[in-house]
């Protein structure tokens, strides 16, 4: 140094969580890495804690062990930007509103603006006056089989007889009531009047004189305030996200280290 046969040692690691801790089962990374059996009110441990119980392979190195770089990935912090949803309404903003200003545009204005005096009408009250209407008088008509009335043919009744007497139909008035007129009176009433007369209220409309001699008016853009609201931006708040940062940290790369028996 090689050959065989063995032992140590491997036969997955890691991260969060559980746990007083440490392993394991469950969860997730890596990424191939024996097989069986249990294992959350959970199974096994004892800082020599890096899993138990049984059965296989491999085996001193490409595998085992230890150092270092690399780093998937996970955790804890999470600023600032972004951002979901609440939430406030100081400011910045936003559109309606309201005032107030108006040199801009627009309208009206020497065919005369504000502005002052002065009338009138619209408004209110009061009296008249017409008009309507209603009711009473009035006035014209109708209006009673008997049971109003006048007249009462005819017929009855009473008489010797002269005469009388009651009295139906018609006619003819007329009550009670009806109708109709609107010509007269007189009360009353109003959802009555291009009416008249007197008083008043008022200065909002209209409108008329006269003074006066350039303004107005506020529609539009617009400035300023002023309240009411929105919730863009700005504030606060619980989240998510994301960078740094800290810490663990597979695979993977690099150096370095470990046996034993027998033969040759």
């Nucleotide at each position: 140094u090689c050959g065989u046969g063995c032992u140590a040692g491997g036969u997955g690691g890691g991260g969060a969580g559980c746990c007083a801790g440490c392993g394991c089962u469950g969860c997730c990374c890596u990424g191939u890495a024996c097989c069986c059996g249990a294992a959350a009110u959970g199974c096994g441990c004892g800082a020599u804690a890096c899993g138990c119980g049984g059965g296989g392979c491999u085996g001193a190195a490409u595998u085992c062990c230890c150092a270092c770089u690399c780093g998937a990935g996970g955790u804890c912090c999470c600023a600032u930007a972004c951002u979901u949803c609440g939430g406030a309404g100081a400011c910045u903003g936003c559109g309606a509103c309201c005032a107030u200003c108006a040199a801009c545009c627009g309208g009206c204005g020497u065919u005369g603006a504000a502005g002052g005096c002065u009338g009138g009408g619209u408004c209110c009250u009061g009296c008249g006056c017409g008009g309507c209407g209603a009711a009473g008088c009035g006035c014209u008509u109708c209006g009673a089989a008997c049971c109003g009335g006048g007249u009462c043919a005819g017929g009855c009744c009473c008489u010797g007889a002269c005469g009388g007497g009651a009295g139906c139909a018609g006619c003819c008035c007329u009550a009670a009531g009806g109708a109709g007129c609107g010509c007269g009176c007189c009360u009353c009433g109003g959802g009555u009047g291009a009416c008249g007369c007197a008083g008043g209220a008022g200065u909002g409309c209209c409108u008329g004189g006269c003074c006066g001699g350039a303004g107005c008016c506020g529609g539009g853009a617009g400035a300023u305030g002023g309240a009411a609201g929105c919730a863009a931006g700005c504030c606060c708040g619980c989240g998510g996200c994301c960078a740094a940062g800290a810490u663990c940290g597979a695979c993977a790369g690099u150096g370095g280290g470990u046996g034993c028996a027998c033969g040759a």
Background
Bacterial large signal recognition particle RNA from a Dehalococcoidia bacterium, 264 nucleotides, folded computationally. The organism belongs to Dehalococcoidia, within Bacteria. The coordinates come from a structure-prediction model, not an experiment, and the mean pLDDT is 80. A source record names the gene ffs. It matches the Rfam family "Bacterial large signal recognition particle RNA". About the family: The signal recognition particle (SRP) is a universally conserved ribonucleoprotein involved in the co-translational targeting of proteins to membranes. The model forms 94% of the base pairs in the Rfam consensus. The RNAcentral record of the sequence draws on ENA.